[in-house]
Molecule: transfer RNA
Organism: Spirochaetota bacterium
RNA sequence: GGAUGCUUAGCUCAGUUGGUAGAGCGUCGCCUUUACACGGCGGGGGUCGGCGGUUCAAGCCCGUCAGCAUCCA
Numbered sequence: 001g002g003a004u005g006c007u008u009a010g011c012u013c014a015g016u017u018g019g020u021a022g023a024g025c026g027u028c029g030c031c032u033u034u035a036c037a038c039g040g041c042g043g044g045g046g047u048c049g050g051c052g053g054u055u056c057a058a059g060c061c062c063g064u065c066a067g068c069a070u071c072c073a
Base pairs, nucleotide, nucleotide: 001072002071003070004069005068006067007066010025011024012023013022019056027043028042029041030040031039049065050064051063052062053061
C1' cells in the first nucleotide's frame, strides 16, 4: 500500500424483508436468612463508533473517516 470482516447496555453477543432495540452475565432495590451465599420478583442503564446521504421512516441501504482483527504485498 491492497483485500476482507467487525464496531449495538459495564462485559459477551442477538437484532430475519427498513417500521422508534433485546438476551445472558454484571449492577441496584425488595423478598427469603440470625447473617452471608444460593434462589425468587422488580428496576435502572443505549445519541446502535463519528459525519453525511437515500427514504414518510435507517442498528439495517449508500458514501466517507476513525479504531480493532485477519490475510496479501